A computed fold for a 141-nucleotide RNA from Micromonospora nigra, annotated as c-di-AMP riboswitch aptamer (ydaO/yuaA leader). It matches the Rfam family "c-di-AMP riboswitch aptamer (ydaO/yuaA leader)". Gene Ontology terms of the family: regulation of gene expression and cyclic-di-AMP binding. Rfam's curators write: This family represents a conserved RNA structure found upstream of the ydaO and yuaA genes in Bacillus subtilis and related genes in other bacteria. NCBI's taxonomy places the organism under Bacteria, Bacillati, Actinomycetes, Micromonosporaceae, Micromonospora. Of the family's consensus pairs, 92% are formed in the model. The RNAcentral record of the sequence draws on Rfam and Ribocentre.
RNA sequence: CGCACCGACCCGCUCAAUCGUGGAAACACGAACCGGGGACCCACUGCACCACUGGGGUGAAUCCGCGAGCCACGGCCGCGGUAGGGCGAUCUUCCCGCCCGAAUCCGUCAGCUAACCCGGUCGGCGGCUGCGGAAGGAGUU
Numbered sequence: 001c002g003c004a005c006c007g008a009c010c011c012g013c014u015c016a017a018u019c020g021u022g023g024a025a026a027c028a029c030g031a032a033c034c035g036g037g038g039a040c041c042c043a044c045u046g047c048a049c050c051a052c053u054g055g056g057g058u059g060a061a062u063c064c065g066c067g068a069g070c071c072a073c074g075g076c077c078g079c080g081g082u083a084g085g086g087c088g089a090u091c092u093u094c095c096c097g098c099c100c101g102a103a104u105c106c107g108u109c110a111g112c113u114a115a116c117c118c119g120g121u122c123g124g125c126g127g128c129u130g131c132g133g134a135a136g137g138a139g140u141u
Base pairs, nucleotide, nucleotide: 010127011126012125013124014123018031019030020029021028022027032121033120034119035118036117037116042111054109055106056105057104058103063081064080065079066078067077069076070075084100085099086098087097088096091136092135093134094133095132
């Protein structure tokens, strides 16, 4: 000097997951944001009763097909699609390209829902160039 890897600060993306005060810290409180429970009305249910299959939430993460794969027969795994979601470093829309299409909780119970009640604020990446294309905004002069 070059290359590779790791870490801190700073910047940016995803996500509700940020900010403030006190504290050495753990943590506590508050703000903001997000989610759940919970009336009337509405929606659903319409002969009644019994039995059976449970059902629901967070999230974009559902559904379908295939299998000389597994299975305790409930499902699981693999492959290909797919509802849907994210990215291409300001916003919107439409194209183009790339990627994701997981996981988990409640515990037999939940439609909506004012008042009211409860909970959450974790994680994961990138710092580069095809700064993708077109139209329209916003902003600046």